[in-house]
A computed fold for a 498-nucleotide part of an RNA from an uncultured bacterium, annotated as small-subunit ribosomal RNA, 5' domain. RNAcentral holds the full RNA, with entries from ENA and SILVA. Its Rfam family is "Bacterial small subunit ribosomal RNA". Its family is annotated with structural constituent of ribosome and ribosome in the Gene Ontology. Model confidence (mean pLDDT): 86 of 100.
Context: one part of a larger RNA
RNA sequence: GAUUGAACGCUGGCGGCAUGCCUAACACAUGCAAGUCGCGCGCUUGGAGGGGCAACCUGAAGGGAGCGGCGGACGGGUGAGGAACACAUCGGAAUCUGCCUUUAGGUGGGGGAUAACCCAGGGAAACUUGGGCUAAUACCGCAUGAACUCGAGAGAGCAAAGCGGGGGACCGCAAGGCCUCGCGCCGAAAGAUGAGCCGAUGUCUGAUUAGCUAGUUGGUGGGGUAAAGGCCUACCAAGGCGACGAUCAGUAGCCGUCCUGAGAGGGAGCACGGCCACACUGGAACUGAGACACGGUCCAGACUCCUACGGGAGGCAGCAGUGGGGAAUUUUUGGCAAUGGGCGAAAGCCUGACCAAGCAACGCCGCGUGGGUGAUGAAGUAUCUUGGUACGUAAAACCCUUUCGGCAGGGACGAACCUAAUGACGGUACCUGCGGAAGAAGCCCCGGCUAACUCCGUGCCAGCAGCCGCGGUAAUACGGGGGGGGCAAGCGUUGUUC
Numbered sequence: 001g002a003u004u005g006a007a008c009g010c011u012g013g014c015g016g017c018a019u020g021c022c023u024a025a026c027a028c029a030u031g032c033a034a035g036u037c038g039c040g041c042g043c044u045u046g047g048a049g050g051g052g053c054a055a056c057c058u059g060a061a062g063g064g065a066g067c068g069g070c071g072g073a074c075g076g077g078u079g080a081g082g083a084a085c086a087c088a089u090c091g092g093a094a095u096c097u098g099c100c101u102u103u104a105g106g107u108g109g110g111g112g113a114u115a116a117c118c119c120a121g122g123g124a125a126a127c128u129u130g131g132g133c134u135a136a137u138a139c140c141g142c143a144u145g146a147a148c149u150c151g152a153g154a155g156a157g158c159a160a161a162g163c164g165g166g167g168g169a170c171c172g173c174a175a176g177g178c179c180u181c182g183c184g185c186c187g188a189a190a191g192a193u194g195a196g197c198c199g200a201u202g203u204c205u206g207a208u209u210a211g212c213u214a215g216u217u218g219g220u221g222g223g224g225u226a227a228a229g230g231c232c233u234a235c236c237a238a239g240g241c242g243a244c245g246a247u248c249a250g251u252a253g254c255c256g257u258c259c260u261g262a263g264a265g266g267g268a269g270c271a272c273g274g275c276c277a278c279a280c281u282g283g284a285a286c287u288g289a290g291a292c293a294c295g296g297u298c299c300a301g302a303c304u305c306c307u308a309c310g311g312g313a314g315g316c317a318g319c320a321g322u323g324g325g326g327a328a329u330u331u332u333u334g335g336c337a338a339u340g341g342g343c344g345a346a347a348g349c350c351u352g353a354c355c356a357a358g359c360a361a362c363g364c365c366g367c368g369u370g371g372g373u374g375a376u377g378a379a380g381u382a383u384c385u386u387g388g389u390a391c392g393u394a395a396a397a398c399c400c401u402u403u404c405g406g407c408a409g410g411g412a413c414g415a416a417c418c419u420a421a422u423g424a425c426g427g428u429a430c431c432u433g434c435g436g437a438a439g440a441a442g443c444c445c446c447g448g449c450u451a452a453c454u455c456c457g458u459g460c461c462a463g464c465a466g467c468c469g470c471g472g473u474a475a476u477a478c479g480g481g482g483g484g485g486g487c488a489a490g491c492g493u494u495g496u497u498c
Base pairs, nucleotide, nucleotide: 001498002497004495006494007493008492009491010490013367014366015365016364017363019360020359021325026323027322028321030320031319032318035070036069037068040067041066043064044062045061049058050057051056077278078277079276086203087202088201089200090199091198092197095195096194100191101190102189103188105186106185107184108142110140111139117132118131119130120129121128122127148157149156150155162183163182164181165180166179167178170177171176204250205249206248211241212240213239216238217237218236219235220234221233222232223231253275254274255273256272257268258267259266260265280301281300282299283298284297303314304313305312306311331357333356334355335354339353340351341350342349343348370400371399372398373397380391381390382389383388404439406434407433408432409431410430414425442487443486444485445484446483447468448467449466453482454481455480456479457478463470464469
């Protein structure tokens, strides 16, 4: 000098864009953050009208839970752990892949249950037991099966589900059959996307850590996985790693990047993007295309809460917010209008992702705090050799202007769906008008380094100080005044890095 996720002191007008718990991966009140589908299904309430002597049936439109499907593995957070195939780069072969795209096929015929509901119980609650009824795109056989699997071959084995709209003839008492369109369903092949796995190279400090290793290193058989493999197991062999630093210990998420520097290098890994890991602590699997699963399950533990003492409930490292820690880090805001995501045929619903607003000079950038004229060089203050000199065209005064802020009128783009409708921000930005210099300057420094000098006070005191050093009676170095220098809505100090 540059730099900063900064903090502290003094000061503080406006706007834009960014950024904002670096500490306790400490504990959390409250609200919200993942639902959706009635065009999969049964139930339930049921208008008008119609049918019926009546009970009731049909029926537009709703309602809530349930069964079922898809999603909850994304999106969002954090950086604890991990020195490792975790990450980065370049390669590889033994794999899987829901939704999506393409291709050519199939979608026949049956069955038994179960929630909801009703009845009867248990429990303070959380919840739960028994009996009875019922549906499905829920579940299970059968059939058909090859381009799929197994097999050397012959051969063997394996599937499915319906729903919605429209309709002339024909069939049917009707439902419907039948035809057609759409959405689905099943098996197969390929693609795309995503993911798993392997290798090479690179990746901090310590030798005051020198030896480490028994599934250890390799083989064979078997098991296991979507898949190669000591991944696991039995047996056999005795290997494998290491001063080119094994092992051990400490520290640490990695990268794109960022800061500095002429570069080489040094330092950092906040925001944004990619990858990884974690979700109260430890362990485990289930479901599933995908998890060993932040707002799922089970077990153990610590902690907190409820309890009728028998037993239960919870997990903010989601968004806000609270306590605590700390030098220190924001609103318990608005909206789904846009972008994106989930579900849905759609309308739409959900979305603290996101878009916005709020707070903070925390940073960067821009603008303003006025411009011109104006000498009796006013007053005042400081100084003085008492003549003066300085502040100083500075002020006043006169003439202008009105950015920003204020008030008033108008008022968007962002909206994209065939059209129409649809804006949280927001009556915001922007435009016009009104008014008046009006509402808007501080901070640090002035001995040398280093730009800027005098007076008074003090008297090795009080104090200053980055280094050298100032202060013991004329201190340009302390404190105050005047003056000056520097930067400026900031200026200094402290910390960090080069």